Context: one part of a larger RNA
RNA sequence: AACGAACGUUAGCGGCGCGCCUAAUACAUGCAAGUCGUGCGAGAAAGGGCUUCGGCCCCGGUAAAGCGGCGCACGGGUGAGUAACACGUAGGUCAUCUACCCCCGAAUGGUGGAUAACCCUCCGAAAGGAGGACUAAUACAGCAUAAGACCACGAGCUUGCUGAGCUCGCGGCCAAAGCAGGCCACUACAUGUAAGCUUGCGCUUGAGGAUGAGCCUGCGGCCCAUCAGCUUGUUGGUAGGGUAACGGCCUACCAAGGCAGAGACGGGUAGCUGGUCUGAGAGGAUGAGCAGCCACACUGGAACUGAGACACGGUCCAGACUCCUACGGGAGGCAGCAGUGGGGAAUCUUGCGCAAUGGGCGAAAGCCUGACGCAGCGACGCCGCGUGAGCGAUGAAGGCCCUCGGGUUGUAAAGCUCUGUGGGGAGAGAAGAAUAAGGGCAGGCCAAUACCCUGUCUGAUGACGGUACCUCCUUAGCAAGCACCGGCUAACUCUGUGCCAGCAGCCGCGGUAAGACAGAGGGUGCGAACGUUGUUC
Numbered sequence: 001a002a003c004g005a006a007c008g009u010u011a012g013c014g015g016c017g018c019g020c021c022u023a024a025u026a027c028a029u030g031c032a033a034g035u036c037g038u039g040c041g042a043g044a045a046a047g048g049g050c051u052u053c054g055g056c057c058c059c060g061g062u063a064a065a066g067c068g069g070c071g072c073a074c075g076g077g078u079g080a081g082u083a084a085c086a087c088g089u090a091g092g093u094c095a096u097c098u099a100c101c102c103c104c105g106a107a108u109g110g111u112g113g114a115u116a117a118c119c120c121u122c123c124g125a126a127a128g129g130a131g132g133a134c135u136a137a138u139a140c141a142g143c144a145u146a147a148g149a150c151c152a153c154g155a156g157c158u159u160g161c162u163g164a165g166c167u168c169g170c171g172g173c174c175a176a177a178g179c180a181g182g183c184c185a186c187u188a189c190a191u192g193u194a195a196g197c198u199u200g201c202g203c204u205u206g207a208g209g210a211u212g213a214g215c216c217u218g219c220g221g222c223c224c225a226u227c228a229g230c231u232u233g234u235u236g237g238u239a240g241g242g243u244a245a246c247g248g249c250c251u252a253c254c255a256a257g258g259c260a261g262a263g264a265c266g267g268g269u270a271g272c273u274g275g276u277c278u279g280a281g282a283g284g285a286u287g288a289g290c291a292g293c294c295a296c297a298c299u300g301g302a303a304c305u306g307a308g309a310c311a312c313g314g315u316c317c318a319g320a321c322u323c324c325u326a327c328g329g330g331a332g333g334c335a336g337c338a339g340u341g342g343g344g345a346a347u348c349u350u351g352c353g354c355a356a357u358g359g360g361c362g363a364a365a366g367c368c369u370g371a372c373g374c375a376g377c378g379a380c381g382c383c384g385c386g387u388g389a390g391c392g393a394u395g396a397a398g399g400c401c402c403u404c405g406g407g408u409u410g411u412a413a414a415g416c417u418c419u420g421u422g423g424g425g426a427g428a429g430a431a432g433a434a435u436a437a438g439g440g441c442a443g444g445c446c447a448a449u450a451c452c453c454u455g456u457c458u459g460a461u462g463a464c465g466g467u468a469c470c471u472c473c474u475u476a477g478c479a480a481g482c483a484c485c486g487g488c489u490a491a492c493u494c495u496g497u498g499c500c501a502g503c504a505g506c507c508g509c510g511g512u513a514a515g516a517c518a519g520a521g522g523g524u525g526c527g528a529a530c531g532u533u534g535u536u537c
Stems, first nucleotide, its partner, number of pairs: 001536003005533005012385006018378002020343001025341003029338003034070003039067002047058004077296003087220007096213002101209002104206003109143001111141002119132005150172002153169006178201006187194003222268003229259003234256008271293004275286004298319005321332004349375001351374003357371001358369004388418004398409004422478001423474005432464001438458007481526005486507003492521005502509002
């Protein structure tokens, strides 16, 4: 000098930050990932109205559920493990993948069989499950067409020649899905619809981009040699499998290699970095918050789905623990946000809102969002403000000291004149909001003055919050402590005690005049804080 601090005494206000460093201990309760009816089939109850009492209409094709699509691999948490291509940095990928997004081509024809939901029957305490019958799709499966890619064969050219690339030919293999709005010039029925036209969103395939990721390599960053030898898929080769992809990644066979004093192997400790603290620097220490990367999700293992996971709030198996049970069997995983027990010197509210920023889904309206924005608690830190200002000497009283003359507290108080930050009362009152739906105008698309798209003008929405800020009123009224005073080290006397009681960071004080103990007066330092302890430089 610093701190994610703790403890003691004290404490007025505000702004901005920060807040389980210990038990990666166990968790009650609520919330934290859904959304789409413009993909699909079906579709209530309650309520209201009418009724010929059969039912009908509104709510409403609404709610809840199901099939299907996209998301759930992001965002959020933690630091257990890891000494490693985990991280940092510089490269490689002629060894690779990339949903949604952007750009450029091509295509979007025809057919079929199921299945959930619903209904019926049944089993079970429950969780849940079985059977029968029905139905749809942008769900599923064939067929047609097809360039490129790929596979096999052949020819030619280029090159940096373990390779690879380009061109051409014959053959093989591979695709799709619709939905919504608008229109009637052409064709049908003939008000207007539809085969049709058109717009938007999709679907299929190919090329490129962007973004993200996988893999490989050089170098760099802890301790112990009281760890000196380690290794059999080990090191290399051939062949095959596997992967998006190279590779002992895996398998069979062959060879006997590979690493190591420039520290292999073993043990201990540890997430890494940008940074942070300190220091003139070199360096040392550190990795809280914020940001990037990695790893983990009760413990261990495994795969499925998917563009992407071997998946925190998914699945399966095993284990420990907790809970329910009709004893047959089931359920669960806060290292998400709050919160509870426990541990500990020690670390917060079971708050408000999606108004903003961002994310998911949706054509949109919108829905979801404990991300986030805010509020609450804590002097935990940094910063700012206040606790009054000016004048005021008979240097009042009181206290303390005294050589009894006086000195000091001390302009301090009182008193006079003012001010109103913070506090209290009243009034007014934000910025943060950009735009969306809708409407006007212009342009584009189009057969079209329609629909749709783009631009511009207009046009809702605020959790914080009646908060900040501002104005008026009110009264000096409500707001100062803590540590120290022997030397280091700024600050001195009296009383008490008598090697006792005690102090102490070091030196050391205390045994009858103690500037060092305890109290008082006075002083010094800092000040809403001041000391102590711990840790780092």

This is a predicted structure of a 537-nucleotide part of an RNA (small-subunit ribosomal RNA, 5' domain) from an uncultured prokaryote.
The full RNA is in RNAcentral, with records from ENA.
Its mean pLDDT, the model's own confidence on a scale to 100, is 82.